[in-house]
RNA sequence: GCCAGGAUAGCUCAGACGGUAGAGCGAGGCUUUCGUAAAGCCUAGGUCAGGAGUUCAAUUCUCCUUCCUGGCU
Numbered sequence: 001g002c003c004a005g006g007a008u009a010g011c012u013c014a015g016a017c018g019g020u021a022g023a024g025c026g027a028g029g030c031u032u033u034c035g036u037a038a039a040g041c042c043u044a045g046g047u048c049a050g051g052a053g054u055u056c057a058a059u060u061c062u063c064c065u066u067c068c069u070g071g072c073u
Base pairs, nucleotide, nucleotide: 001072002071003070004069005068006067007066010025011024012023013022019056027043028042029041030040031039049065050064051063052062053061
């Protein structure tokens, strides 16, 4: 330099055909217990990497940029 994949909650990751952003773990609270742990329930937590375009509507489609991983040279 070229090609492919990836960037979504504090962490690990889903997500649909374009139409309300989710799970597990973690955090906080409640129930339970003499108490703790475990278990159950609830709550909070998001610039969907950044910019532009198409569209009534973009995390999703298109283009550019940045970063990460792998391959080729």
A computed fold for a 73-nucleotide RNA from Patescibacteria group bacterium UBA1372, annotated as transfer RNA. Its Rfam family is "tRNA". Rfam links the family to the GO term triplet codon-amino acid adaptor activity. By type it is a transfer RNA.